Context: one part of a larger RNA
RNA sequence: GCCAACGAGUCAAAAUGUAUAGCUUGUCUAAUCUGUUUAGCAGAGAAGGCACAGCGAAAGCGAGUAUGAAUAGUGCGUUGCGAUUUAUCGCAGGCUUUAUAUUUUGGACCCGAAGCCAAGUGAUCUUGCCAUGAGCAGGGUGAACCUCAUCGAAAGAUGAGGGGAGGCCCGAACCGGUUGGUCGUUCAACUCCAUCGGAUGACUUGUGGUAAGCAGUGAAAAGCUAAUCGAACUUGGUAAUAGCUGGUUCUCUCCGAAAUAGCUUUAGGGUUAGCGUCUAGCGUACCUUUUGGGGGUAGAGCACUGGAAGAAUUGAAUAGGGGGAAACCUCGUCAAUCCUAUCAAACUCCGAAUACCAAAAGUCAAUUACUAGGCAGUUAGACUAUGGGGGCGAAGCUCCAUUGGUCAAAAGGGAAACAGCCCAGACCUCUAUCUAAGGUCCCUAAAUUUACACUAAGUGCACUUAAGGAGGUGGAAUUUCUCAGACAGUGAGGAGGUUGGCUUAGAAGCAGCCAUCCUUUAAAGAUAGCGUAACAGCUCACUCAUUAAGAGAUUUUGCGCCGCAAAUGAUCGGGGCUAAGUGUAAUACCGAAGGUGAGGAUGUCAUAAUUUAUUAUGGCAUGGUAGGAGAGUAUUCUACUCUGCGAUGAAGCUGAAGGUGUAAGCCACAGUGGAGCGUGUAGAAGUAAGAAUGUUGGC
Repeated sequence: GCCAACGAGUCAAAAUGUAUAGCUUGUCUAAUCUGUUUAGCAGAGAAGGCACAGCGAAAGCGAGUAUGAAUAGUGCGUUGCGAUUUAUCGCAGGCUUUAUAUUUUGGACCCGAAGCCAAGUGAUCUUGCCAUGAGCAGGGUGAACCUCAUCGAAAGAUGAGGGGAGGCCCGAACCGGUUGGUCGUUCAACUCCAUCGGAUGACUUGUGGUAAGCAGUGAAAAGCUAAUCGAACUUGGUAAUAGCUGGUUCUCUCCGAAAUAGCUUUAGGGUUAGCGUCUAGCGUACCUUUUGGGGGUAGAGCACUGGAAGAAUUGAAUAGGGGGAAACCUCGUCAAUCCUAUCAAACUCCGAAUACCAAAAGUCAAUUACUAGGCAGUUAGACUAUGGGGGCGAAGCUCCAUUGGUCAAAAGGGAAACAGCCCAGACCUCUAUCUAAGGUCCCUAAAUUUACACUAAGUGCACUUAAGGAGGUGGAAUUUCUCAGACAGUGAGGAGGUUGGCUUAGAAGCAGCCAUCCUUUAAAGAUAGCGUAACAGCUCACUCAUUAAGAGAUUUUGCGCCGCAAAUGAUCGGGGCUAAGUGUAAUACCGAAGGUGAGGAUGUCAUAAUUUAUUAUGGCAUGGUAGGAGAGUAUUCUACUCUGCGAUGAAGCUGAAGGUGUAAGCCACAGUGGAGCGUGUAGAAGUAAGAAUGUUGGC
C1' cells in the first nucleotide's frame, strides 16, 4: 500500500412541541397486592400528580384581590366558537398513552492529550556516604633531616656525601573524553580511528550495605535516582478534561442560508437578533407604476467661515536696499479696501440623479409580506463594479458603503490554460432546430466574405509600456509666393568712392569700438559664413538669363519609429500571416446543459370527474454546500401470516451480456455450495463504511 472483518447521536429520567389514540359524570395511576398459559399479560390499588380561580411579599381573602383612610382611582384577574332539537352535540380546551424531534443531567456521537491525586515498586544503572579488600611499568627532580670537612671566640656560614618529601615533572596499565575525522536503516539507542588530560591522589576499583518520589543524592549541570527526570516507574480515581484537530456508514423528492449587529477575560468560542426551513393563522398588507413630500450629497459657487495668487488705492516710522545737500523720491515690508482669477471632509447664495416616507392604482399574482410556534445552520468570507477612509490617488493591501453582481453553494459556452471577468442558471432522453457572449486561413465548428481607408514597424494578430526625440507616412485647416514665370537646378554677375573712421605690429567687408553713407546699376550689406600674419581666395544675401507648374510656412489629427536592458529556450495558444493587422460600415454562417421542437418523470396550483384519494386536462416549477421538511430501500431479531419454499438442493459465494424500479434495490438464469430459508402485516434495534497518521488479521 491493497484486501477482509470490526469501527461513531445510544440508554435513563424530566421538560417542550408535533402527530396519534382513549376519556372528558375531568383525567392518569405509583409503590404494592392477587391471578395466570410467568423476562409477559390481566385485575385490584386515587396515596399522589396535572387541570378546575385568582390576587397579594405574606398573614390572608376570594370572582375577586392588592394598594389605600377610602365604598375613590389604578394593577393583575373574573371560558371561548359553531350547529341546532334551548339543553344537547361537536370543535377548541383538559388529563393520559404511544411514536417522533429537540433540550437538560449523566462518559452522552467516536478516537486523541500534556497533566492532577492516591496507594505501592525500585539505588544490580547512577549520586553521596559506610564497612571490608585490591591496583598504580619505567624514568626524572631532589625538601626536611643526618654525617663529615673547612672557616669562626661564638652565633653560625660554606662545601661534600647520605637521605627520599611532593593534591611535583615525563610516561604505560588504569581512569577520563580535548580537537578532527568516521558512523549516522551504525559494529554500537553515543561506537571506531588519530590526537589529547590525569596517572601517590580531593586517585582508581571489587564485594557487601545505606539514603527515594514534592523525596533522596548532588565539588551545582535542575545533574543523577535501571536506555525514563524542571518531579521516576506501576496500578487505581478514569470513559480525567479538550471552546482544539481528525472521523461519523443507504436512496430519491421539495425548499435553501450565513460569513452581519449588540454583549461577552471576548475575538478561530458563545448568546440574542438578522438570514433558512416546517406547521398554523392572516388574506395583498409584499412588489411595480403614478402622484405628493422633506432633504443639503454629487456638482457648482464665493454670499458667510477660512486658505492661497496678482494688480490698484489708502494708511503705517516701517526690516532693509538705492538716489539726494536736504525736503523727499524709488524698490520693498505690514494692514485695510476694492478689482481680476481661484481652493475647502469638519465653508454654502445655490443644488440634482438615486434613495427614503405617504397616498392611489395595477398585476389576482409569486413558495409575496406579516403574526405565533418547532428545528436549524451561520457570526474566518473572496474577487469584481461604483462612492469613500488609511496607504504612495502602491499592492492579488486594508477598512466601510451600495442588503449591487458573481463565487462561496453553479455545472455549461467564451477569455489558450484561469473560484470571483463576459454570456447563460444543468429534472431525464434525442446523430432535431434558432441564437448569446465570442468567433469564421490550418490546428478548430463557421467568410481565405463585401466596400472604403490606414500601417511596412512582423507594428500588430490577448492586456500593458512614460517623459523626451525625429524632413517615417496618411488626412484636415489656416496662410504666403506663383505663366507679369514661383521653389529647386543650371549659366552669369555680386561693382565703384574704399584698405570707411578709430584702434593696432598689422585690422583691407569678416579681433574689437563708432558710424553704417553716396555712386554706377538688372543687382550687389561699409557684409551672413569659411579663410589669411595682414592681403589674397571660396561662398551667401541680392540680380539677370535659361528651364517650366506648382512651391513654401504654421496648426491639428490617424497609424507607425527611437527611447525599450535579466537572469534554464523561445513564442501572437501554436503553425503562421502584409492580412489571417488596424479603423469605419455591411451581409451570411458557426457557436451553450440558453430558447424552440418530440417523448417521459416529479412537485405544486386550478378546473372537471368520481371509487374521497385517485384519474384526466391545463398553467407554473424541478443547480445546490451548511441546514429544514417529506417519501422510501436494505440488515438482524420478535409476533402473527402464507396451513409459503427446500437434498428434484436452503443460506452463502462466483458470473460482462435477462427482466424490473427515478434510485437505494428487487426478481430471474448458470456454476459452486450442502441445510436451512423466505413473503405479507406490525413491532424492536449492537441497522448500512472509503477515508478517523482508525483496530485486528492476511498478502